[in-house]
RNA sequence: GCCCUUGUAGUUAAAUGGAUAUAACAACCCCGUCCUAAGGGGUAAUUCUGGGUUCGAUUCCUAGUGAGGGCA
Numbered sequence: 001g002c003c004c005u006u007g008u009a010g011u012u013a014a015a016u017g018g019a020u021a022u023a024a025c026a027a028c029c030c031c032g033u034c035c036u037a038a039g040g041g042g043u044a045a046u047u048c049u050g051g052g053u054u055c056g057a058u059u060c061c062u063a064g065u066g067a068g069g070g071c072a
Stems, first nucleotide, its partner, number of pairs: 001071007010025004018055001027043005048064005
């Protein structure tokens, strides 16, 4: 330099054109206990950035950018 894959909560992952973007773990609050823990209930938090297509984009296209890989 060229090509391929990939970017969603603090972390790991679902959702693959349609609604309030879903779950687990973690965090916080409550119950629980003499205390701590286990266990139970609840709360908040997420689509890498710009543009395009579409009635509608996390999803498709395009440019950029981060990560991983291949070729030279």